RNA sequence: GCGCCUGUAGCUCAUCUGGAUAGAGUAUCGGACUACGAAUCCGAGGGUAGCAGGUUCGAAUCCUGCCAGGCGCA
Repeated sequence: GCGCCUGUAGCUCAUCUGGAUAGAGUAUCGGACUACGAAUCCGAGGGUAGCAGGUUCGAAUCCUGCCAGGCGCA
């Protein structure tokens, strides 16, 4: 330098054929339970979906450029 893959909540990931208030587990906080904890159960907060444009009535999803990480080739 070229090609491919990945980037969504603090962390690990789903949503991959465009459409409903963007979800799960875990962590954090509150409550129940307990003599107190742990475990278990209930609930809450937390995301401009890497950045910027474009297409579309509508984009996490399609297109373009850039950024970061990984793999391969040279």

Notes:
This is a predicted structure of a 74-nucleotide RNA (transfer RNA) from Desulfobulbus sp. Its Rfam family is "tRNA".